[in-house]
Context: one part of a larger RNA
RNA sequence: CUAUGGUUAAGGAACUCGGCAAAAUGCCCCCGUAACUUCGGGAGAAGGGGGGCCCGUUCUGGUGAGGAGAUUUACUCUCCGAGCUGGGAUUGGCCGCAGAGACCAGGCCCAAGCGACUGUUUACUAAAAACACAGGUCCAUGCUAAGUCGCAAGACGCUGUAUAUGGACUGACGCCUGCCCGGUGCUGGAACGUUAAGGGGACGGGUUAGCGACUUCGGUCGCGAAGCUCAGAACUUAAGCGCCAGUAAACGGCGGUGGUAACUAUAACCAUCCUAAGGUAGCGAAAUUCCUUGUCGGGUAAGUUCCGACCUGCACGAAUGGCGUAACGACUUGGGCGCUGUCUCAACCGUAGACUCG
Numbered sequence: 001c002u003a004u005g006g007u008u009a010a011g012g013a014a015c016u017c018g019g020c021a022a023a024a025u026g027c028c029c030c031c032g033u034a035a036c037u038u039c040g041g042g043a044g045a046a047g048g049g050g051g052g053c054c055c056g057u058u059c060u061g062g063u064g065a066g067g068a069g070a071u072u073u074a075c076u077c078u079c080c081g082a083g084c085u086g087g088g089a090u091u092g093g094c095c096g097c098a099g100a101g102a103c104c105a106g107g108c109c110c111a112a113g114c115g116a117c118u119g120u121u122u123a124c125u126a127a128a129a130a131c132a133c134a135g136g137u138c139c140a141u142g143c144u145a146a147g148u149c150g151c152a153a154g155a156c157g158c159u160g161u162a163u164a165u166g167g168a169c170u171g172a173c174g175c176c177u178g179c180c181c182g183g184u185g186c187u188g189g190a191a192c193g194u195u196a197a198g199g200g201g202a203c204g205g206g207u208u209a210g211c212g213a214c215u216u217c218g219g220u221c222g223c224g225a226a227g228c229u230c231a232g233a234a235c236u237u238a239a240g241c242g243c244c245a246g247u248a249a250a251c252g253g254c255g256g257u258g259g260u261a262a263c264u265a266u267a268a269c270c271a272u273c274c275u276a277a278g279g280u281a282g283c284g285a286a287a288u289u290c291c292u293u294g295u296c297g298g299g300u301a302a303g304u305u306c307c308g309a310c311c312u313g314c315a316c317g318a319a320u321g322g323c324g325u326a327a328c329g330a331c332u333u334g335g336g337c338g339c340u341g342u343c344u345c346a347a348c349c350g351u352a353g354a355c356u357c358g
Stems, first nucleotide, its partner, number of pairs: 001353008010344002014342001019339001027051005036041001038172001052094003056090008066080005071074001095099001107337007114329002119131002135170007147156003173324004178254003183251002185247005192242003198236002204230004210223005255273005282316001283313001294310005
């Protein structure tokens, strides 16, 4: 020096990102126990007192030697009861620094955030506020169900049947959950418009057996049936789309400007533009606030954190749930009591190493 133990004057968190680590608390009995509360809890709340050993007294339980009485004379019933033994109360006394004498063996309180809770999770850096959850809502599904796996057969769903099954979101409980259907999606409608292959085949083209005209007899030009073939209009025709409605616990969205009150300031009020509609209740510098250590109050001698308010919400807001909430949490934040080598400030002792010598 490293690791691991022990002790420490005075102070007692001044340490530090932070009481991390350590110390402290710890058992049994008795007294006593707040806010709040879903009346169950909170609660072992908190906070106090007692605890060893000996003698005596007393209460009580077990066993019951022995004795007495009664009669229905029995393996009978009733009563007294020594001794031994378990537990409690209490007087007095004894010893030590210390009596739950060692080991073992909760620290507590106040306030706030998040998540209701018990649970689950990143095997090997994250245990949480993440996941799950009971509860809530919506959507689908009438049974050969929807849905899932599979090319199929088939299987699961289910030997179930809408109080069932599948999917999505939210997440106990309490009070609630506002406005917008213009966009996207979904559901419904079927009149009209548009729309594929298919059906249909008007009209037109190519080819040429033949016919006609001309000819330098080589052929050239024109017309052209049937067949084959190319292209193909009208008309007919589905879902879809357009169109019309509904639907937000579907995806989502929820304004600006100017003016105005008899101090000032502010604007209940007015005007105007835009929108599908302009954010309701509640909450708010918040796990969300940039400016910001906002401002005021509390706590401290002193507080960028914390708590209570204010509202100017850069950029909260109602099942991507809003706001509360007893209980719970190896969660996070702030404060206090106790306690301490965390520190002022270090010292000494032990064990195992490193290191030096051998």

Model confidence (mean pLDDT): 88 of 100. A computed fold for a 358-nucleotide part of an RNA from a metagenome, annotated as large-subunit ribosomal RNA, domain IV. It matches the Rfam family "Bacterial large subunit ribosomal RNA". Rfam links the family to the GO terms ribosome and structural constituent of ribosome. The RNAcentral record of the full RNA draws on SILVA.